A computed fold for an 88-nucleotide RNA from an uncultured Anaerolineales bacterium, annotated as c-di-GMP-I riboswitch aptamer.
Its mean pLDDT, the model's own confidence on a scale to 100, is 86.
Of the family's consensus pairs, 95% are formed in the model.
RNA sequence: CCACGCCAAAGGCAAAUCCAACGAAAGUUGGAGACGCAAAACUACGGGCCUACCUUCGCAACUAGAUCAGGGCCGCCGGGUUGCCGUU
Numbered sequence: 001c002c003a004c005g006c007c008a009a010a011g012g013c014a015a016a017u018c019c020a021a022c023g024a025a026a027g028u029u030g031g032a033g034a035c036g037c038a039a040a041a042c043u044a045c046g047g048g049c050c051u052a053c054c055u056u057c058g059c060a061a062c063u064a065g066a067u068c069a070g071g072g073c074c075g076c077c078g079g080g081u082u083g084c085c086g087u088u
Stems, first nucleotide, its partner, number of pairs: 003087003012037002017032006035075001041081003045078003048073003056066002
């Protein structure tokens, strides 16, 4: 260095839920809070999942309904990039 994470230490992140803001929603951000996490750091590249304002279909018209990612999720899996401690 690679690989590995059954020991230890130092530190780190933060699910659900609640509050506030933004958003059509999914969700995001901040505060509280810890279920968990050795990449639960970054990246929507492949797959997957969520949402559907607009679009399109539909209708006499509206509504309901259907459709659609250009919106999201990396704490779903894989790929890529970077990284702490240790070698029990």